Molecule: c-di-GMP-I riboswitch aptamer
Organism: soil metagenome
RNA sequence: GACAAAGGCAAACCGCUCGUGAGGGCGGGACGCAAAGCCACGGGGCUCUGAACGAGUCAGCCGGGCUGCCGAA
Numbered sequence: 001g002a003c004a005a006a007g008g009c010a011a012a013c014c015g016c017u018c019g020u021g022a023g024g025g026c027g028g029g030a031c032g033c034a035a036a037g038c039c040a041c042g043g044g045g046c047u048c049u050g051a052a053c054g055a056g057u058c059a060g061c062c063g064g065g066c067u068g069c070c071g072a073a
């Protein structure tokens, strides 16, 4: 970050499955994504609990860290 090139990922929804749950996995499917690769460090959302404390979850909410393809302006 290009009216490039080669590719990559996969929202919602559906099926199966794990979980108390948020949500996760696999398959189908594409809304989109220059890191929509990885990390729960900070903020934030969500879940469990009567509440607090605590624990968990979301990386495709924001910030940050690490790594990565191409090489026009």
Stems, first nucleotide, its partner, number of pairs: 001070001008033002013028006031060001037066003041063003044058005